[in-house]
RNA sequence: UGCAGAGUAAUUGUUGAGCGUAAAGUGUUGUGCCAUGGGAUGUUGGGCAUAGACGAACUAUCAUUAUGAUAGGCGGUUUGAUAAUGCGUCCGCUGAU
Numbered sequence: 001u002g003c004a005g006a007g008u009a010a011u012u013g014u015u016g017a018g019c020g021u022a023a024a025g026u027g028u029u030g031u032g033c034c035a036u037g038g039g040a041u042g043u044u045g046g047g048c049a050u051a052g053a054c055g056a057a058c059u060a061u062c063a064u065u066a067u068g069a070u071a072g073g074c075g076g077u078u079u080g081a082u083a084a085u086g087c088g089u090c091c092g093c094u095g096a097u
Stems, first nucleotide, its partner, number of pairs: 003095003010085009019075003028052007038091005058072005
């Protein structure tokens, strides 16, 4: 000098435990902010707050009156575990050379 590799946020599947179903959540728009391979930087990726628009699948049994309990469903639902995938630029780390 060039070659190869490790390593993020996160995404998807499976599974456990939850939440809602008298509707939150998810998704979406605007505004503001935060974090993001080991370091720096960065968004059309991620998160938080806030304001708005849109929007739903319940059924059965018990029992007695409740927005109750249980069970089964449903929600582009939350989260733990797990498998696979997995940084743009520059510099590092490891290996061989």

A computed fold for a 97-nucleotide RNA from an uncultured Mollicutes bacterium, annotated as THF (Tetrahydrofolate) riboswitch aptamer. It was read from a public genome assembly, where an Rfam model found it. Its Rfam family is "THF (Tetrahydrofolate) riboswitch aptamer". Its family is annotated with tetrahydrofolate metabolic process in the Gene Ontology.